This is a predicted structure of a 77-nucleotide RNA (transfer RNA) from Maritalea myrionectae DSM 19524. Rfam family: tRNA. Its family is annotated with triplet codon-amino acid adaptor activity in the Gene Ontology. Taxonomically the source falls in Maritalea myrionectae (Bacteria, Pseudomonadota, Devosiaceae, Maritalea).
RNA sequence: CGGAGCAUAGCUCAGCCUGGUAGAGCACUGGUUUUGGGUACCAGGGGUCGCAAGUUCGAAUCUUGCUGCUCCGACCA
Repeated sequence: CGGAGCAUAGCUCAGCCUGGUAGAGCACUGGUUUUGGGUACCAGGGGUCGCAAGUUCGAAUCUUGCUGCUCCGACCA
């Protein structure tokens, strides 16, 4: 330098194809259970969906640019 993939809750990820109220598990908070802890159960909090622009009545989802990370190739040594 070229190509491909990834970016969504604290962590691991789904949802994207085919636009229509942002989700799961774990973790966290409170409660019940227990002598206490753990377990189990109930309830709850937490998101500019990497950034910007475009299309659209409506974008996590489609298009373009940019940023970061990973892989492959080329180049140099």